[in-house]
Molecule: SAM riboswitch aptamer (S box leader)
Organism: bovine gut metagenome
RNA sequence: CUUAUCAAGAGUGGCUGAGGGAAUAGGCCCUUUGAAGCCCGGCAACCUGUGAAGGCCGUAUGGCCAGUCAAGGUGCCAAGUCCUACAGAACGUGUCCGUUUGGCGGAUCACGGAAUCUGAAAGAUGAG
Numbered sequence: 001c002u003u004a005u006c007a008a009g010a011g012u013g014g015c016u017g018a019g020g021g022a023a024u025a026g027g028c029c030c031u032u033u034g035a036a037g038c039c040c041g042g043c044a045a046c047c048u049g050u051g052a053a054g055g056c057c058g059u060a061u062g063g064c065c066a067g068u069c070a071a072g073g074u075g076c077c078a079a080g081u082c083c084u085a086c087a088g089a090a091c092g093u094g095u096c097c098g099u100u101u102g103g104c105g106g107a108u109c110a111c112g113g114a115a116u117c118u119g120a121a122a123g124a125u126g127a128g
Stems, first nucleotide, its partner, number of pairs: 001128006011040001013039003019030003024085004041077003045074004050070003054065004081122001086119004091112004095107005
């Protein structure tokens, strides 16, 4: 750089002792009822094609295919990638018009808010 995935899943364990939530910023949260790290345990996304079973070819030695189970290489085991940042829709307020007083509907414009969605950007992981 390219590509796939990112709403699911995964501990009452041991050691240790103060931080952590993958970039930046703003939030919000977790944590001595034990963070991060290490060991054990587990989850299952990608890769390998080692073993067992399976399929095909062949007289046979054997070769090929696939990826079921196990194993291996990474990865992961709070909260949607914890949420947001950019754009749009929806929503609210203001304005104008229509109508039937209230209300309701429509139009364009402006402002807003982290509050729903969609897409991008960015990020993470695997493979090349």